[in-house]
RNA sequence: UACGAUAAAGGCAAACCAUGAGUGAUCAUGGGGCGCAAAGUGUAGGAUCUUUAGAUAAACAUAAGUAAAGAUAGCCUUACUGCCGAAU
Numbered sequence: 001u002a003c004g005a006u007a008a009a010g011g012c013a014a015a016c017c018a019u020g021a022g023u024g025a026u027c028a029u030g031g032g033g034c035g036c037a038a039a040g041u042g043u044a045g046g047a048u049c050u051u052u053a054g055a056u057a058a059a060c061a062u063a064a065g066u067a068a069a070g071a072u073a074g075c076c077u078u079a080c081u082g083c084c085g086a087a088u
Base pairs, nucleotide, nucleotide: 002088003085004084011036012035016031017030018029019028020027021026034074040080041079042078044077045076046075047072048071049070050069051068052067053066
């Protein structure tokens, strides 16, 4: 350095609930623990989700695709940083 133990010291906190913010996806705080060896940080590349828009079709409705803006880092890849030291 790779690696990840029935190790040690710790850490984070899913769903759900309460309050608040947001059109929304969702976020914050408190409670709560499903789990996590990066479940630390960053939207760089994808993916999924939300909103808006005009175009085509259409009686209306509606669906799919396109574009823009946003959301999710506990979706994947990737970048940076990080505790410990079993076996190899």